[in-house]
The RNA shown here (Bacterial RNase P class A) has 385 nucleotides and comes from Ornithinicoccus halotolerans.
It was read from a public genome assembly, where an Rfam model found it.
Lineage of the source: Bacteria > Actinomycetota > Actinomycetes > Micrococcales > Ornithinicoccus.
Rfam family: Bacterial RNase P class A. It is annotated as a ribozyme.
RNA sequence: CGAGUCGACCAGGCGGUCGCGUCGGAGCACCCUCGGGUGGCUCCGUCGAGGAACGUCCGGGCUCCACAGGGCACGGUGGUGGCUAACGGCCACCCGGGGUGACCCGCGGGACAGUGCCACAGAAAGCAGACCGCCCUCGAUCCGUCGGGGGUAAGGGUGAAACGGUGGUGUAAGAGACCACCAGCGCGCCGGGUGACCGGCGCGGCUCGGUAAACCCCACCGGGAGCAAGGCCAGACAGCACGCGUUCGAGGGCGGCCCGCCCGAGCGUGCGGGUAGGCCGCUGGAGGUGGCCGGCAACGGUCGCCCGAGAUGGAUGGCCGCCCCCGCCGCAGUGCCGGUGACGGCGCGGCGGGACAGAACCCGGCGUACCGGUCGGCUCGUCCC
Numbered sequence: 001c002g003a004g005u006c007g008a009c010c011a012g013g014c015g016g017u018c019g020c021g022u023c024g025g026a027g028c029a030c031c032c033u034c035g036g037g038u039g040g041c042u043c044c045g046u047c048g049a050g051g052a053a054c055g056u057c058c059g060g061g062c063u064c065c066a067c068a069g070g071g072c073a074c075g076g077u078g079g080u081g082g083c084u085a086a087c088g089g090c091c092a093c094c095c096g097g098g099g100u101g102a103c104c105c106g107c108g109g110g111a112c113a114g115u116g117c118c119a120c121a122g123a124a125a126g127c128a129g130a131c132c133g134c135c136c137u138c139g140a141u142c143c144g145u146c147g148g149g150g151g152u153a154a155g156g157g158u159g160a161a162a163c164g165g166u167g168g169u170g171u172a173a174g175a176g177a178c179c180a181c182c183a184g185c186g187c188g189c190c191g192g193g194u195g196a197c198c199g200g201c202g203c204g205g206c207u208c209g210g211u212a213a214a215c216c217c218c219a220c221c222g223g224g225a226g227c228a229a230g231g232c233c234a235g236a237c238a239g240c241a242c243g244c245g246u247u248c249g250a251g252g253g254c255g256g257c258c259c260g261c262c263c264g265a266g267c268g269u270g271c272g273g274g275u276a277g278g279c280c281g282c283u284g285g286a287g288g289u290g291g292c293c294g295g296c297a298a299c300g301g302u303c304g305c306c307c308g309a310g311a312u313g314g315a316u317g318g319c320c321g322c323c324c325c326c327g328c329c330g331c332a333g334u335g336c337c338g339g340u341g342a343c344g345g346c347g348c349g350g351c352g353g354g355a356c357a358g359a360a361c362c363c364g365g366c367g368u369a370c371c372g373g374u375c376g377g378c379u380c381g382u383c384c385c
Base pairs, nucleotide, nucleotide: 001381002380003379004378005377006376007375008374009373010372012323013322014321015320016319017318018317020048021047023045024044025043026042027041028040029038030037031036050356054367055366057365058364059363060362061361062226063225064224065223069259070258071257072256074222075221076220077219078218079093080092081091082090083089094108095106096105097104098103109217110216114215115214116211117210118209131156132155133152134151135150136149137148138147139146140145164182165181166180167179168178169177183207185204186203187202188201189200190199191198192197230280231279232278233277239271240270241269242268243267244266251263252262253261254260287306288305289304290303291302292301293300294299324354325353326352327351328350329349330348331347335346336345337344338343
């Protein structure tokens, strides 16, 4: 320098002008129980989105309801060890796969508990099977072959997958039928590791398919609803009809069902009527950041410093000027500057572009979208000193 990989970060800047929301102040207006109040208007000051505020896919805080238990169902998670408030998240490691490599990917428990399924092709897809071929034998023959019976699974062919691989013995041809080595499975022992697992030795039958994002089994986890939660204030209204029920128990609660328990005098349907205002919750929190300490890390501890949205038809924007970044075109130059070198950097003008997207109780994640740019670690290749 080229190609690549991983991680961190930025998300245009300044000024002017017009406009919007919160809070504070002043003035005017209105109301008033003369203390004051106002979501009525004007002016001044202050603050005013994000790395994803997004999707709402997980997890928690918070709030209300329930808390008496048992059984059966239901949902979720799934290598191991840690982190965390918790998680389906993160870190480290193991195993498997990809890459020359840095590194990346894995929906990664169990298929000797049972059941189901395995499309198409193929002879045969689970306790299987013989299309071509090979071999033996019988028969026919126009001597090219053809047909019947039997053996075989070495070779060909189908498939994602065909009941180990290579070599030899053996045989009519063959076959773990037998032997050696290798792969794989199971069991035992030894060593290492907290563990997943890894390494070594010995033995065994010679091989016992796949699928659990199919039912299922195992282990662990899981009360319900959600800020329209929930609470307070002010204000409005009109009842009627029918059905069921008051210890012969309607109805409700215990997430679903059953048993069981508790509350219990009202409940349900229809018609009609009223309201849809304000305040709290509401933003300082598992908060951010710098140093030190522990830890490989995620993270934890401690000290210092800093916090600047809170709307409720929902504000945070528009325009102009200068600058910045990127791309294209034109002009000038074939140079100049830095470096031992490979190599790097450099002018003016015009046009175009500067994304994705926006809080709504808060927080931790994941996923997705995004014009471009900066920095750092590492890998491979080439060149220079």